Lysine riboswitch aptamer, 173 nucleotides, folded computationally.
The coordinates come from a structure-prediction model, not an experiment, and the mean pLDDT is 75.
Of the family's consensus pairs, 95% are formed in the model.
This record gives sequence, structure tokens and C1' cells, in this order.
RNA sequence: AACGUGGAUAGAGGUUGCAUUUUUUAUGAGUAUGAUGCCGGAUGUACAGGAGCAGGAGAAGACAUCAAAAAGGGAAAGAUGCCGAAAGGGUAUGACUGCCUGAGGUCAUAUUACUUGGGCGUGGCGUGAAGAACGACACGACUGUCAUCGCAGGAUGGAGAGCUAUCUGAUAU
Repeated sequence: AACGUGGAUAGAGGUUGCAUUUUUUAUGAGUAUGAUGCCGGAUGUACAGGAGCAGGAGAAGACAUCAAAAAGGGAAAGAUGCCGAAAGGGUAUGACUGCCUGAGGUCAUAUUACUUGGGCGUGGCGUGAAGAACGACACGACUGUCAUCGCAGGAUGGAGAGCUAUCUGAUAU
């Protein structure tokens, strides 16, 4: 000095990069629910069991009229923090789910290289109230990056466990 390898620090990706938060807004929905009327006629208490409670002074349920939401999930703009940003999945714990036990569900926290480079479009599938959005898959063009090939335009392939820059340990040549 070069190459390989380990570590540290900094950095890049963009049709709309990512998340959080605030405001606005569509959806949810003329739905849930409540009141009244009418029909109904014995159950109701969201799944199972129990307890209690309500119920012929009329339960569930249907219909009509009037009143009428919210949450989760989105979109836009602003601010903030960022570039495995983050998202999804798994596991564990906790809370809630009208009183108890369980099932199921929801949420939160922790953890996990299990999956995805990034956004977009199309398709069927899943989640979802949804034609929104998200997830995985297939296909397509695009984009950043690396590898290989090529004089070049470019082509093909890979994955963030990556890439670029700087510094550095040990080791070997």
C1' cells in the first nucleotide's frame, strides 16, 4: 500500500419515502341507541355455564314516526421525529369485554432478522361495514442500490442481514 474480514460514525433512496401528532373532512349512518304508536305473546340479559335482575301492569322480535351518535379503519394540510424509516406476523404479560368462570374478540406493553429495498398500477385471495385502507402472492412499468456482462446506450440478477463515505481493531498475504 492493496484485498478479504470485524467494529464505530456519518449519509443516500422519494410521481404521494416512513411514523407520530394537531386541525379539517368523507365514510361508518339515517346505522347503533332512545322515545312514541302498532302488531306480537314468553322470554330477555351479544357465545357456553352459573348467579342475580327485568318480564302477562306484556319479554324477545317485526313495522311506522320522531330524535340521533361514537369507536376502530381512511383522506388532506400543518408541525415534529426519522431513512428498517416502518408495516405485517409470532411469542409473553397486562387491561377491557355490564356480576362470576371459560371461549372468542379488542387494545396496550415487551420481545423476535419470521416476512417485506421503496412508492405506484392490475388481478383474484385474506382482514375490513366498505368499491376505503392494509397484508401476503402473481404480473407490469418506475425508482435507489449492489453484482455480472457491455466501449457505451443498456441488459440480466440479488436484497435493507443491503448500499455509500470516513475512521479503526485483530489477522493473513